The RNA shown here (transfer RNA) has 71 nucleotides and comes from a Bacteroidales bacterium.
RNAcentral records the identical sequence in 2 taxa.
RNA sequence: AGGGGCAUAGUUAAAUGGCAUAAUGACGGUCUCCAAAACCGUAGUUGGGAGUUCGAUUCUCUCUGCCCCUG
Numbered sequence: 001a002g003g004g005g006c007a008u009a010g011u012u013a014a015a016u017g018g019c020a021u022a023a024u025g026a027c028g029g030u031c032u033c034c035a036a037a038a039c040c041g042u043a044g045u046u047g048g049g050a051g052u053u054c055g056a057u058u059c060u061c062u063c064u065g066c067c068c069c070u071g
Base pairs, nucleotide, nucleotide: 001070002069003068004067005066006065007064010024011023012022013021018054026042027041028040029039030038047063048062049061050060051059
């Protein structure tokens, strides 16, 4: 320099263009003499900016960051 992939909750990951979900963690509760475990509940998320569309995590462009390949 050229090409490709990835970016979603604190963490690890799902998600046919149509209500963003699970596990774990956090917080609250039940149980217990106390705690752990178990069970119930609550909050929290689409990297930034544009475009297409009635509607974008999803499609297009661009920027940023990380990884891989070629030279």